[in-house]
RNA sequence: GCCGAGGUGGUGGAAUUGGCAUACACGUCGGUCUCAAAAACCGAUGGAGCUUGCUCCGUGCGGGUUCGACUCCCGCCCUCGGCA
Numbered sequence: 001g002c003c004g005a006g007g008u009g010g011u012g013g014a015a016u017u018g019g020c021a022u023a024c025a026c027g028u029c030g031g032u033c034u035c036a037a038a039a040a041c042c043g044a045u046g047g048a049g050c051u052u053g054c055u056c057c058g059u060g061c062g063g064g065u066u067c068g069a070c071u072c073c074c075g076c077c078c079u080c081g082g083c084a
Stems, first nucleotide, its partner, number of pairs: 001083007010026003019067001027045006046057005060076005
């Protein structure tokens, strides 16, 4: 240099004929249990703002297509694999 795969909450990782973003697991927080802790079980858990239940933002970065993009198109960055 060329070809291919990938980049999503704090972590791993789903969601693709374009249609509720983050299922599930871990972690964290609260609770039950215990003399206390661990384990187990139950509940909550993207961020910000405020009028506290609504609004806005968010899938590597920047554009494009579309009523609508994690998903399709273009450029770039990074990681892994292959070829030279």